[in-house]
Molecule: THF (Tetrahydrofolate) riboswitch aptamer
Organism: Bacillota bacterium
RNA sequence: GGCAGAGUAGGAAUGGUGCGUUAAGUGUUAGGGGAUGGGAAGUUGCCCCUAAACGAAGGGCGUUACGCCCGCGAUACCCUUCCGCAUCCGCUGCC
Numbered sequence: 001g002g003c004a005g006a007g008u009a010g011g012a013a014u015g016g017u018g019c020g021u022u023a024a025g026u027g028u029u030a031g032g033g034g035a036u037g038g039g040a041a042g043u044u045g046c047c048c049c050u051a052a053a054c055g056a057a058g059g060g061c062g063u064u065a066c067g068c069c070c071g072c073g074a075u076a077c078c079c080u081u082c083c084g085c086a087u088c089c090g091c092u093g094c095c
Base pairs, nucleotide, nucleotide: 001095002094003093004092005091010083011082012081013080015078016077017076018075019073020072021071028052029051030050031049032048033047034046038089039088040087042085058070059069060068061067062066
């Protein structure tokens, strides 16, 4: 110097444990902020806050405050599997 590889945030699926169903959460828009392969930096991706609009599937049993069961929710978290940084500098292997 050339070639190859590892490695993030996150996404999807299964499983488990929960939450809500007296509607939060999820999703959308606008504004602000934050983190983001080993280092620096970064958004089109992610997270948090605020505001606005929109919006749902409940049912059964019982001893009826409540508890349990079956569902529902573009629901939360965790494990596993698959996918997985476009810049610069690094790491590993081969030539």